Context: one part of a larger RNA
RNA sequence: GAACGAACGCUGGCGGCAGGCUUAACACAUGCAAGUCGAACGAGAAGCGCGCCUUCGGGUGCGUGGAGAGUGGCGCACGGGUGAGUAACGCGUGGGCAUCUACCUAGCAGUAGGGGAUAACUUCGGGAAACCGGGGCUAAAAUACCGUAUACGCCGGAUGAUUUAGUCGUCAUUCGGGAAAGAUUUAUCGCUGUUAGAUGAGCCCGCGUCCGAUUAGCUAGUUGGUAGGGUAACGGCCUACCAAGGCUACGAUCGGUAGCUGGUCUGAGAGGAUGAUCAGCCACACUGGGACUGAGACACGGCCCAGACUCCUACGGGAGGCAGCAGUGGGGAAUAUUGGACAAUGGGCGCAAGCCUGAUCCAGCCAUGCCGCGUGAGUGAAGAAGGCCUUAGGGUUGUAAAGCUCUUUCACCGAUGAAGAUAAUGACGGUAGUCGGAGAAGAAGCCCCGGCUAACUCCGUGCCAGCAGCCGCGGUAAUACGGAGGGGGCUAGCGUUGUUC
Numbered sequence: 001g002a003a004c005g006a007a008c009g010c011u012g013g014c015g016g017c018a019g020g021c022u023u024a025a026c027a028c029a030u031g032c033a034a035g036u037c038g039a040a041c042g043a044g045a046a047g048c049g050c051g052c053c054u055u056c057g058g059g060u061g062c063g064u065g066g067a068g069a070g071u072g073g074c075g076c077a078c079g080g081g082u083g084a085g086u087a088a089c090g091c092g093u094g095g096g097c098a099u100c101u102a103c104c105u106a107g108c109a110g111u112a113g114g115g116g117a118u119a120a121c122u123u124c125g126g127g128a129a130a131c132c133g134g135g136g137c138u139a140a141a142a143u144a145c146c147g148u149a150u151a152c153g154c155c156g157g158a159u160g161a162u163u164u165a166g167u168c169g170u171c172a173u174u175c176g177g178g179a180a181a182g183a184u185u186u187a188u189c190g191c192u193g194u195u196a197g198a199u200g201a202g203c204c205c206g207c208g209u210c211c212g213a214u215u216a217g218c219u220a221g222u223u224g225g226u227a228g229g230g231u232a233a234c235g236g237c238c239u240a241c242c243a244a245g246g247c248u249a250c251g252a253u254c255g256g257u258a259g260c261u262g263g264u265c266u267g268a269g270a271g272g273a274u275g276a277u278c279a280g281c282c283a284c285a286c287u288g289g290g291a292c293u294g295a296g297a298c299a300c301g302g303c304c305c306a307g308a309c310u311c312c313u314a315c316g317g318g319a320g321g322c323a324g325c326a327g328u329g330g331g332g333a334a335u336a337u338u339g340g341a342c343a344a345u346g347g348g349c350g351c352a353a354g355c356c357u358g359a360u361c362c363a364g365c366c367a368u369g370c371c372g373c374g375u376g377a378g379u380g381a382a383g384a385a386g387g388c389c390u391u392a393g394g395g396u397u398g399u400a401a402a403g404c405u406c407u408u409u410c411a412c413c414g415a416u417g418a419a420g421a422u423a424a425u426g427a428c429g430g431u432a433g434u435c436g437g438a439g440a441a442g443a444a445g446c447c448c449c450g451g452c453u454a455a456c457u458c459c460g461u462g463c464c465a466g467c468a469g470c471c472g473c474g475g476u477a478a479u480a481c482g483g484a485g486g487g488g489g490c491u492a493g494c495g496u497u498g499u500u501c
Base pairs, nucleotide, nucleotide: 001501002500003499004498006497007496008495009494010493013373014372015371016370017369018368019366020365021331026329027328028327030326031325032324035074036073037072040071041070047064048063049062050061051060052059053058081284082283083282090209091208092207093206094205095204096203097202099201100200104197105196106195107194108193109192110191111190112148114146115145121136122135123134124133125132126131154177155176156175157174158173159172160171161170162169182189183188184187210256211255212254217247218246219245222244223243224242225241226240227239228238229237259281260280261279262278263274264273265272266271286307287306288305289304290303309320310319311318312317337363339362340361341360345359346357347356348355349354376406377405378404379403386397387396388395389394410442412437413436414435415434416433420428445490446489447488448487449486450471451470452469456485457484458483459482460481466473467472
């Protein structure tokens, strides 16, 4: 000198754009943050209409209606948060394959014919509750579940041909195995098998990736092989047996620290430091462990077990997880609203209408930063008054003020009023902008003045009180302390502290 997710002190007019718990991965009241589909299914409350009965209270049948539940499908593995752990194929980069991929796209083929349940409902029972158990219902639940039929291609085996160093692969024949679901407004949406694509993911490898030797040896599924199991898939991934290997001074092992990267800051560069916001990857979801479902999880707002903590309880037993958005307590030098809207963009479901969406878009708070603008302009010497200094003459503040002549940015008042939306739909928002109006009106501070370093005098104080980044000032004329006048610098900021280069 530059920089900052900054903080503190003094001060503070406006706007645009951005940013805002770096500390306790501490504990959390409350609300919201993942639902949707009646064009899969059965049943169907309130209300309304009509009929019948009526003790005039109402009851009942049919139709309409469609609530709230239930079965089923898809989604909940995305999006959002945090950086605890991790020195690792975690990340970066460049390769590879022994693999899977719901929804989507394209191709080929098919969608035949049956069955038994179960929730809802009803009834009985247990329980304080959370909730749980037994019986009944089929004529008629279902795109839920289970057989049967068929299936080129698909999967497994055998034989032959082809190819290869060999396996693999390809083709032919044959044996065995495996599908399906319907709905409606009749045009579509679905369903099953398989091939290819796209997308996403899994795994492997080369290279790179902090400090410590006051850590020198480490290792028994350890290193390799055979066989088997397991997985979507290769593999000590796991098991049995066999062999005795494997890593290490080019730093193994151990200890400490740390999410990694694109980037960011600085610097002429090389480099050094760093990893907030934004983007990619990884890891985690009260702590530890486990699997289930599923195309995908070992699953933040799913399940089970254990633990700590909190809450309810009739003491038998239950409920919970903000490192989602707000918000509270606590910690701290320190970091915001329990806001609006799905209008846009995007996501889930749905044929659609649409519903949901604290993702997102906006608004609120904060000079936290960057950028822009303003706090007036011209004229004005009797160089006014006052202040300060003085050699007492004067000098300086100073064209500064007043006065005179103007202007109206921003803010204020009134009117009008968007784009963002495509036929409709605008939270923002009566916002931005535009037009008109009034009036210099509403708007300046902070630090410094011994040298470094731009800027000097007086008074007070008297090694005191104090200053100070370094050198150093202060003990009776202090340009260094405190005040004043004057001056210098920056300016809605200025200075200090901290950290990095």